[in-house]
RNA sequence: UGAGCGCGGCCGCCGAAUCCGCGACACCCGUCGCGGAACCGGGGAACCACGUUCCAGGGGUGAAUCAGCGCUCGUACGCGCUGUAGGGCACUUCCCAGCCCGAACCCGUCAGCUAACCCGGUAGGCGGAAUGGAAGCGAAGC
Numbered sequence: 001u002g003a004g005c006g007c008g009g010c011c012g013c014c015g016a017a018u019c020c021g022c023g024a025c026a027c028c029c030g031u032c033g034c035g036g037a038a039c040c041g042g043g044g045a046a047c048c049a050c051g052u053u054c055c056a057g058g059g060g061u062g063a064a065u066c067a068g069c070g071c072u073c074g075u076a077c078g079c080g081c082u083g084u085a086g087g088g089c090a091c092u093u094c095c096c097a098g099c100c101c102g103a104a105c106c107c108g109u110c111a112g113c114u115a116a117c118c119c120g121g122u123a124g125g126c127g128g129a130a131u132g133g134a135a136g137c138g139a140a141g142c
Base pairs, nucleotide, nucleotide: 010128011127012126013125014124018037019036020035021034022033023032024031025030038122039121040120041119042118043117048112057110058107059106060105061104066083067082068081069080070079071078086101087100088099089098091136092135093134094133095132
């Protein structure tokens, strides 16, 4: 001097997954309980939509669908590769450039929409100079 690893702080990203109050435990940090706010999701009339059942049920959260080829095979499922609907990347939008994701899980034969009403969630995982241009908005300072 550089790289890697670990801890802490600060700043930020995906996501609804954040904030506040009170109390208890506790040396602090913090943890737990209760309540509230905010955000998010599900169920649930009329009207409208949909015939119903079976076959290979059907449905939900999510951007995460679909196609081709190959392997396997119960010719279904599954696996791999290449793409793809769609989604993300330091205020927002548009354009340009580049880099990524394109999963996973849940309900359990049952659910269209849906006012009143009812029920539930507030996790987890990452990053470290953040492309450039234009417009908009905002903050700080004077």
The RNA shown here (c-di-AMP riboswitch aptamer (ydaO/yuaA leader)) has 142 nucleotides and comes from Streptosporangium becharense. The coordinates come from a structure-prediction model, not an experiment, and the mean pLDDT is 76. NCBI's taxonomy places the organism under Bacteria, Bacillati, Actinomycetota, Streptosporangiales, Streptosporangium.